[in-house]
Context: one part of a larger RNA
RNA sequence: CCCUCGUUAAGGAACUCGGCAAUCUGACCCCGUAACUUCGGGAGAAGGGGUGCCUCUGGCCGUGAACGGACGUUUUGCGCCGGGAGCGGCGGGAGGCCGCAGAGAGCAGGCCCACACGACUGUUUAACAAAAACACAGGUCUCUGCUAAGCCGCAAGGCGAUGUAUAGGGGCUGACGCCUGCCCAGUGCCGGAAGGUUAAGGGGAGAGGUGAUGAGCCUUGAACCGAAGCCCCGGUGAACGGCGGCCGUAACUAUAACGGUCCUAAGGUAGCGAAAUUCCUUGUCGGGUAAGUUCCGACCCGCACGAAAGGCGUAACGAGGUGGGCGCUGUCUCAACGAGGGACUCG
Repeated sequence: CCCUCGUUAAGGAACUCGGCAAUCUGACCCCGUAACUUCGGGAGAAGGGGUGCCUCUGGCCGUGAACGGACGUUUUGCGCCGGGAGCGGCGGGAGGCCGCAGAGAGCAGGCCCACACGACUGUUUAACAAAAACACAGGUCUCUGCUAAGCCGCAAGGCGAUGUAUAGGGGCUGACGCCUGCCCAGUGCCGGAAGGUUAAGGGGAGAGGUGAUGAGCCUUGAACCGAAGCCCCGGUGAACGGCGGCCGUAACUAUAACGGUCCUAAGGUAGCGAAAUUCCUUGUCGGGUAAGUUCCGACCCGCACGAAAGGCGUAACGAGGUGGGCGCUGUCUCAACGAGGGACUCG
């Protein structure tokens, strides 16, 4: 000097990215417990008190002896009724005793406030991530009428399912509460016995070769008739997706309810908002601190929130994230001493 452990004056987070780590707390009984809430919860909230041993005392519960009674009996007994001793158990009251200490050692929650995320219990990167990721009940759209759709297989065959639309497959969302606006122009999907286009095929006006100018044969071939698809006409957003710009205007100023104009399929509703989203930005104001790029509450100028790639809330829950406080501490001021094991010497 290192590792593991123990103790520490005064202070008590000044440490640090951060109370990381280590303390504190801890059992049982009693008292007592807030906001909020889905009335279950929150709750072991929080915060207090008690706990050993001895003596006395009365209460309750269980068991039930001696003894007494009359009756019935398969009469030295058994059964029944009364009786309450003793024993066991449970808690209560009073007084006393000892120690620093009575859950006497060991095992055994620290607590509170606020916010963001995810409803919750669960699941996950076997061996750097346990989470706000996945899943989840619930919601919704869509496909599927049964030899179902879908999936595996070349096939036979199988799963779906010995199920049958309250069933099964797929997509998105993700308890619950309040809600979920506008755009169908493009893309997708669905519907559409008209019309346009359209392949093989049908059809053969004609043309060419051969021959002889014929017939026949061969080659070529216009009109016209020809599906789905596409075009076209509609529908459809909890389908893929999208949801504007410039200029002016009120009797201080500022701002603009109002007006003008251009473009669009339509120009972002509710709610939320410097946010897990805000570049400028440590925005501005308020709170908390002596002092706060974090945090909480507001404002709204949203670089670039926004409604099932859901929006906004929400009790409970979380080895999760952020900020604050109480308690407590060798985290620190600032280090000291002790124990064991290394390091060192010999072997």
Annotation: A computed fold for a 347-nucleotide part of an RNA from a Pseudomonadota bacterium, annotated as large-subunit ribosomal RNA, domain IV. The organism belongs to Pseudomonadota, within Bacteria. Rfam family: Bacterial large subunit ribosomal RNA. The RNAcentral record of the full RNA draws on ENA.